[in-house]
Context: one part of a larger RNA
Formats: sequence, structure tokens, C1' cells
RNA sequence: UGCACAUGAUGGAUGCCUUGGCGAUUACAGGCGACGAAAGACGUUAUAACCUGCGAUAAGCCCCGGGGAGCUGGUAAAUAAGCUUUGAUCCGGGGAUUUCUGAAUGGGGAAACCCACCACUUUUGUGGUAUCCAUACCUGAAUACAUAGGGUAUGAGAAGCGAACCUCGUGAACUGAAACAUCUAAGUAGCGAGAGGAAAAGACAUCAACCGAGAUUCCCAGAGUAGUGGCGAGCGAAAUGGGAACAGCCUUCUAGUGAUAUCUCAGUAAUUAACAGAAUGGAAUGGAAAGUCCAACAAUAAAGGGUGAUAGUCCCGUAUGUGAAAAUUAUUGAGUGGUACUAGGCUAGAGACAAGUAGGGCGGGACACGUGAAAUCCUGUCUGAAUAUGGGGGGACCAUCCUCCAAGGCUAAAUACUCGUAAUCGACCGAUAGUGAACAAGUACCGUGAGGGAAAGGCGAAAAGAACCCCGGGAGGGGAGUGAAAUAGAUCCUGAAACCGCAUGCUU
Repeated sequence: UGCACAUGAUGGAUGCCUUGGCGAUUACAGGCGACGAAAGACGUUAUAACCUGCGAUAAGCCCCGGGGAGCUGGUAAAUAAGCUUUGAUCCGGGGAUUUCUGAAUGGGGAAACCCACCACUUUUGUGGUAUCCAUACCUGAAUACAUAGGGUAUGAGAAGCGAACCUCGUGAACUGAAACAUCUAAGUAGCGAGAGGAAAAGACAUCAACCGAGAUUCCCAGAGUAGUGGCGAGCGAAAUGGGAACAGCCUUCUAGUGAUAUCUCAGUAAUUAACAGAAUGGAAUGGAAAGUCCAACAAUAAAGGGUGAUAGUCCCGUAUGUGAAAAUUAUUGAGUGGUACUAGGCUAGAGACAAGUAGGGCGGGACACGUGAAAUCCUGUCUGAAUAUGGGGGGACCAUCCUCCAAGGCUAAAUACUCGUAAUCGACCGAUAGUGAACAAGUACCGUGAGGGAAAGGCGAAAAGAACCCCGGGAGGGGAGUGAAAUAGAUCCUGAAACCGCAUGCUU
């Protein structure tokens, strides 16, 4: 020096675990906001920080209900000062307070700041003062009446936020066509407007085929068919059949009738706290029994979790039964319910039944359909009917035949989605996985900014977290002690490999 074996250090793989995720099912909810939201800033505890809660009444105030012995949120212990059977802490319902910013709304502004006016109180504070719209009123030009304009009052009127779903408007490119221009991607992404718990559509000027059907929406088939297409790439129906769900209506006038919505009371049910809730002992082992052995019990309860190892009978629970002062929702019954305004049912009579529309020319777009033989639908532009003895459609067009009645409007369900609440589940993950985030995570950090964006879990059953002594400046270690275990000692479960030592053997 190398190899072998043994023993350490380092390191944090592996195993086991899970407080966190991921995916789903069912039910609920589907909005919040000028009565000031969402999101924040700053404060707030005897407290220095962060989180949670709260707002100068500041981890809280008041009332009502539940509950019944301890409590003053968490990291996070200790001390101090307090509260509490005159019922605290805690849980649920209702109310009060709710700084400043933020639509932010008195004016301004570089958000959380600056500066005002008016009224009332006057010690100091409280309230009001944005814009638009609607209604009413007062004023009031050019300009006589008037109008425009200005002003005042009233209004839970509007605004702003929110994950997806929806409708409308606008609308790409990469890409594919093995290049590329029609075409495709795609009416997709993006952007804008608006609404609802769903939205949209919807009661045939529809289809069909000489038989008939009978609003819309969604699903399965028809069918990758008929078609369309530089007939390339591709795009791609409908009739019809079977299902889900079904619901039809209104309009103008006159006359009559009844009593809907709303509201009040009562009942029922549900939600928002809860309450009761069966049944086991012994022995040995062990640090510890729930495991083993022996002998029992309960079960409308062997779902699950915890407890010093694996517990039906130890604890929380579970099955089952019970329960609400208050608030909300649904539903039933009774009452109320102005015909001057708004909205609605029934009966009778009368009446109405949609014109710059349908259609046409030119140019586009939508229809599965790229101008094609191109019907049908929409319309920028120019035109332009008939009116039930009428009109539209049946894929150029004409005739016959069939069928329907446009140019006004409303309409539940079946359908789509999940920011969220509750319960449950998983041949889903188990800390390089699963969310970026199991931990002070959208944190630290980076960037002028838009934005980007981590790492980091585990002592033990219980801190019993090592009194005291010794070496040392300390760090650290050796004893002692705790513990089942300390090679479980806080860099703490297990503790692989690389890499680095020490000891021994062989070798050089």
C1' cells in the first nucleotide's frame, strides 16, 4: 500500500406511521353588496413574535336555548391577576358594537392618507353632502308662450365582487393537409356584455309522403350512413324507432262572477345546539394486556376512533329512541285581501289576429351542404306583395296534391356546472409521493414589474427532557439518575450505500 474480517463515524435510503392531499357518491346550497361586499391595512390578551378570533364595547358585549365543573384560543410551558353551582368556560339561535382602505360615494389621493362645508350638540362628538336613473316639485336662457338647462325632495333603484355551468356580441394563430393559398384547427382560445340556480329553447307558416305524426330539451340507435370536400386533409346530418320528462297558454273592449298573490294566526315536517344509549371478571407473561388461557354477558349496538401490544362488554361513539326558547324553509288549514293604480282566474258577448313585413336584385353569413342544380334561415344595400276567394313549405323550377298559418309575447320538468356545507366511500398517494403547500406556504427568497416560487414531518406510553459529581473557557464528554430501551438524549423511530477512520490477519 492493497485485500479480508470486525467495529465506529458520516449520511438519510428503506420499513412502519399520518395531522395533509387526490378522486368520487348522496343530500343541501347556489350567491354576497350603499343596512357598505369580496379582499385588505392597522389595532386588540398582564405578552416580544406568528396564527386564530375580534374591532376603540376590540380572543370580546346583551338576550334566549342547550350543557354541568372547571375556565381565562393555538405554537407554549411557567408566573401573576381573575371568573365560576347567584351556573362560568363551551355549543346553537337572535341582537349590539363593527377603526381605516376598498364599488368607496363630501373634495383630493402615490389604497389603508390629506383637506373641507352644512345642521345639531357645543365638553366633545353625531349626522349629512358622489354619479346615473325613476317619480314629484321649484326655478329657468337665446325667445313672447315654451323648451333646453339648473335645483330640491323621495327611492333596501343601479353600481362592485364571485369557481364552473349559460346566452349574446366579437374573434385568432400554432397546427393538419406530410410544402401551401380554398380548406382545417374553430366559431375553439382570447376579449366584451348580460342573466339564473340553472340558462337557452319551446306550443308548428314543423315534419312526413298520399300512410300519418303532433311544443321544446336531453340520452341510445339510425351512422361514420346519406351527403359534403384543392371529392385532398377532413367535415358530417335528417327522417324514423326506443327511452328521460311531459303542460300548455296570453293579447283589445264590455258585462258579470269568484277570491289568487301578499299578509296574519294555528298545525305538521325539516334544518341550525343537544339528551338517553346494552354488556367482564380472573390467572400467567410482560414496562404496559386490548394478545394467550379459564369462566361469563349484551347485541335493532361486530361502523369507526382512542386507551402503555390486537378491546362488542374501559372511553368517545354506533343501532335505536327522544328533543328547540329563537331563527329559517317547506307544506296544510282558517282568516284577510283596496277593483282608484299594478298583476291574475272563470263565464258570456263583441272584436282583433301583426308591412317597409314576406319575396326579389347585389354582397356576405348560417345550415353536415366550400355557389353548386342549391332549396331553407339571417341581413349590409337597392327594392317590394297578397291579406283567408289569401299566404308559407314539401331541396332549382312548374302543375297537381298534401300540410301548416310568419312578420307579437309567456311557460315547469327531464339537461349543464360546483367557489361552498354535511355525511359517506376508494384493488387512490403516503413526505423526491399526494395539492406548489401534512411544518411560519403562495411563506422565505428572486424580479423595476407582470410574475416566478422552494426546502422543511416522526424522542418516549408518559418529559419521567438527565438533580448531583468530575474533565473542559466553552462545545462536548465521563459517572450518577429516569426509562422496557438512552447505539430512544432533544442534529433524538428504523438507520442501507457511497465516502472517512481505528483494531486484527494476510500481502507488498
Predicted 3D model of a 508-nucleotide part of an RNA (large-subunit ribosomal RNA, domain I) from an uncultured Actinomycetes bacterium. It matches the Rfam family "Bacterial large subunit ribosomal RNA". Rfam links the family to the GO terms ribosome and structural constituent of ribosome. The prediction has a mean pLDDT of 84. The sequence was found in a public genome assembly.